Large-subunit ribosomal RNA, domain VI from a metagenome, 266 nucleotides, folded computationally. Its Rfam family is "Bacterial large subunit ribosomal RNA". Model confidence (mean pLDDT): 88 of 100.
Context: one part of a larger RNA
RNA sequence: CGCAGGAAAUUUGAGGGGUUCUAAUCCUAGUACGAGAGGACCGGAUUAGACGCACUUCUGGUGUGGCAAUUGUUCCGUCAGGGGCAUCGUUGCGUAGCCAUGUGCGGAAGAGAUAAGCGCUGAAAGCAUCUAAGUGCCAAGCUCCUCCCAAGAUAUGAUUUCCCGGACGCAAGUCCCUAAAGACCCCCGGAAGACUACCGGGUUGAUAGGUUAGGCGUGUAAGCAGAGUAAUCUGUUCAGCGGACUAAUACUAAUCGGUCGUGCGG
Numbered sequence: 001c002g003c004a005g006g007a008a009a010u011u012u013g014a015g016g017g018g019u020u021c022u023a024a025u026c027c028u029a030g031u032a033c034g035a036g037a038g039g040a041c042c043g044g045a046u047u048a049g050a051c052g053c054a055c056u057u058c059u060g061g062u063g064u065g066g067c068a069a070u071u072g073u074u075c076c077g078u079c080a081g082g083g084g085c086a087u088c089g090u091u092g093c094g095u096a097g098c099c100a101u102g103u104g105c106g107g108a109a110g111a112g113a114u115a116a117g118c119g120c121u122g123a124a125a126g127c128a129u130c131u132a133a134g135u136g137c138c139a140a141g142c143u144c145c146u147c148c149c150a151a152g153a154u155a156u157g158a159u160u161u162c163c164c165g166g167a168c169g170c171a172a173g174u175c176c177c178u179a180a181a182g183a184c185c186c187c188c189g190g191a192a193g194a195c196u197a198c199c200g201g202g203u204u205g206a207u208a209g210g211u212u213a214g215g216c217g218u219g220u221a222a223g224c225a226g227a228g229u230a231a232u233c234u235g236u237u238c239a240g241c242g243g244a245c246u247a248a249u250a251c252u253a254a255u256c257g258g259u260c261g262u263g264c265g266g
Stems, first nucleotide, its partner, number of pairs: 001152001005163007015149004021049007033038001051106005059100004066093005071086006110144003117137004164265001165176004177263001182260004186202005207253003210249005216242003223236005
């Protein structure tokens, strides 16, 4: 820009894409078959592998602004306690998130038309013949079914809801008045994201931060007191501290505003 008014939702599905796997064990059955050795079709069940999609409850990985321990050095005048630097200094754990080696699920069943093949009826050609007329069966393949995208599918689809005037004029339109529904800018953000887009919120508000409470992590802070010559230990203390998690709470910031979009439609 288009989709002959403008919007907000919900959709149909032309078309496109994905998937399409395999094995073992058991039953049928040591049956059919076979002298024996051996050993089925068909049908049913249970597992497993690879692959794919999703997820993070569990098991684990990571977790560079979480907690603790610790070395050297420097700074905070010193002690104590801390900050900086040294690969996050090193080490031990570890929330959220992200992830796989973890968990869940999938390729099931079915329909149609067929290939090779197997047929039925059946002439040409008194026979025979699956074919010439007619008519069946049959594949991991084809078309559906199943999952995803999808109306720029220009043959531009459908449904629901919302919105918008007076005068003059045959009409086109002009004047006056008005600026709808809705959208955007802007701002607070996001399990959305390179940007954009998308999604949520903007005081008629829990959108983010803060605070409070909880969860979870770390593992018993500092100070003081006591014990010990001291290193250190004990008590206060399952403490203290804390990124992402959950809830509550307007304390802080989403202020105030602006722009587009018109007026019933060839």